Large-subunit ribosomal RNA, domain I from Aquimarina muelleri DSM 19832, 533 nucleotides, folded computationally. The coordinates come from a structure-prediction model, not an experiment, and the mean pLDDT is 85.
[in-house]
Context: one part of a larger RNA
RNA sequence: GGCGUAUGGGGAAUGCCUAGGCUCUCAGAGGCGAAGAAGGACGUGAUAAGCUGCGAAAAGCUACGGGGACAGGCACAUACUGAUUGAUCCGUAGAUAUCCGAAUGGGGCAACCCGGUAUGUUGAAGACAUAUCAUCCAGCAAUGGAGGCGAACCCGGAGAACUGAAACAUCUAAGUACCCGGAGGAGAAGAAAACAAAAGUGAUUCCGUUAGUAGUGGCGAGCGAACGCGGAUUAGCCCAAACCUAUUUUGUUACGGCAAAAUGGGGGUUGUAGGACUACGAUAUAAGAAGUGUAAUGAAUUAGAAUUGGUUGGAAAGCCAAGCCAAAGACGGUGAUAGCCCGGUAUAGGUAAAGCGCAUGGAUUUAGUAGUAUCCUGAGUAGUGCGGGGCACGUGAAACCCUGUAUGAAUCUGGCGGGACCAUCCGUUAAGGCUAAAUACUCCUGAGAGACCGAUAGUGAACCAGUACCGUGAGGGAAAGGUGAAAAGAACCCUGAAUAAGGGAGUGAAAUAGAUCCUGAAACCAUACGCUU
Numbered sequence: 001g002g003c004g005u006a007u008g009g010g011g012a013a014u015g016c017c018u019a020g021g022c023u024c025u026c027a028g029a030g031g032c033g034a035a036g037a038a039g040g041a042c043g044u045g046a047u048a049a050g051c052u053g054c055g056a057a058a059a060g061c062u063a064c065g066g067g068g069a070c071a072g073g074c075a076c077a078u079a080c081u082g083a084u085u086g087a088u089c090c091g092u093a094g095a096u097a098u099c100c101g102a103a104u105g106g107g108g109c110a111a112c113c114c115g116g117u118a119u120g121u122u123g124a125a126g127a128c129a130u131a132u133c134a135u136c137c138a139g140c141a142a143u144g145g146a147g148g149c150g151a152a153c154c155c156g157g158a159g160a161a162c163u164g165a166a167a168c169a170u171c172u173a174a175g176u177a178c179c180c181g182g183a184g185g186a187g188a189a190g191a192a193a194a195c196a197a198a199a200g201u202g203a204u205u206c207c208g209u210u211a212g213u214a215g216u217g218g219c220g221a222g223c224g225a226a227c228g229c230g231g232a233u234u235a236g237c238c239c240a241a242a243c244c245u246a247u248u249u250u251g252u253u254a255c256g257g258c259a260a261a262a263u264g265g266g267g268g269u270u271g272u273a274g275g276a277c278u279a280c281g282a283u284a285u286a287a288g289a290a291g292u293g294u295a296a297u298g299a300a301u302u303a304g305a306a307u308u309g310g311u312u313g314g315a316a317a318g319c320c321a322a323g324c325c326a327a328a329g330a331c332g333g334u335g336a337u338a339g340c341c342c343g344g345u346a347u348a349g350g351u352a353a354a355g356c357g358c359a360u361g362g363a364u365u366u367a368g369u370a371g372u373a374u375c376c377u378g379a380g381u382a383g384u385g386c387g388g389g390g391c392a393c394g395u396g397a398a399a400c401c402c403u404g405u406a407u408g409a410a411u412c413u414g415g416c417g418g419g420a421c422c423a424u425c426c427g428u429u430a431a432g433g434c435u436a437a438a439u440a441c442u443c444c445u446g447a448g449a450g451a452c453c454g455a456u457a458g459u460g461a462a463c464c465a466g467u468a469c470c471g472u473g474a475g476g477g478a479a480a481g482g483u484g485a486a487a488a489g490a491a492c493c494c495u496g497a498a499u500a501a502g503g504g505a506g507u508g509a510a511a512u513a514g515a516u517c518c519u520g521a522a523a524c525c526a527u528a529c530g531c532u533u
Stems, first nucleotide, its partner, number of pairs: 001532009015518001016482002020453002022450007029442002031149002039100003042055003046078001050074002061094006070082003105114003115133007135146004153184001154182004164171001168218001194201002205232005215223002236434003239378001243266010271412001273377004277371004286365002291360004297354001301349003307322005323340002325329001331343003383407008393419001414429005469476002489517001492504004
């Protein structure tokens, strides 16, 4: 020096665990904000650095309800204090709520600076206290509203490129990403100028299918319906106009009126065309708001069954034996694995606010028949030319929808559509508006689930994490869990310079569980012994 064995050091893999995550289900909630939000700064404790709570009334104040013995958060200890005259704690409703922040009296390098007006201290200068003073929109004014924040979902405006086409330009990616505006618990859409086809359907939305079909396409890459069928859910309505009328104004007049315009009221709302108008007839039928009564439910919360002995062990819930409860054998905890030890669980009760449902109430709304002469039925609209866009559809045979530009109808004997166009036939009635449900989503709350993870995993974050740290900044972004059943966390003694460290003693089942603390692999290091060059 090598090999082997043993014992240690070192190191933190592995095993076990879970306080945290991940993905869902059901239910709730779906907003907060000038009555000052979200988010912060600074304060606030007997002692108080951090976190949490709170706001100069500051780990809190008041009332009511619950509850029933300890309490003064995490967080030990000391001191002090509170509490059966009911504290702490839980629920509900209030009070207070500095400064910044939409930030709003003006300014500003956020958490700071400086004002005006009124009133008061005050008679005055200065200062202080309280209130008030931004902008925009509506309104004569009084006054009311808006602004900002928020995870996704929704509608609208505006709108890429990488990429694919094995290059690339039409095309694709994609009306995606990003940006802007707006709304709600949903939003959007919606009661046929719709589909269909000789038969019919009957608003919209969503799902399955039709179907990767018909089509479209440098007919490349790709894109990609509808009719119909089966389901979810179902709900239909209101104006404009004709006509009648009131008020005001204007014009005109033979001063009796007449006409026009504006505003308001009645009337009226559709395609078997309907309505006005004229005639007749009657007050039917149905729906039903506010309010009131009752009351299921409903916060904190209450009751809630049933086990002992022996044995091993540090400890029994294990094992052995004999029982018991069960509308409760979910789950969690307890010194190892507990239906019967504890919290609970099944079940039953209780209540403030609120209040389904039911009853009452009655605001309000809701119809006809016949006649067909006249009147009305949405105009810079429909349509057309040119240029674009949307439709699965790239200009194509290109209908249909939207419109930048230029034009520009008809009036029910009317108009539009049925994929060029024409005829027949069929469907429908544009140019005004509203509309629940079925559908989408989850920042958030409660209950639960998992052939999901188990500390290099699972959220970046199980731990004081969007922290430490990096960057001028936008931004980037960690590592870090485990003593023990219980601190019983090692009194006392010794070595030592020692409050270091160690050795005894003691605790404990265990201290090679001693706080760098469960288990404690390997690399690497050392000691002892054996063999060997």
Notes:
It was read from a public genome assembly.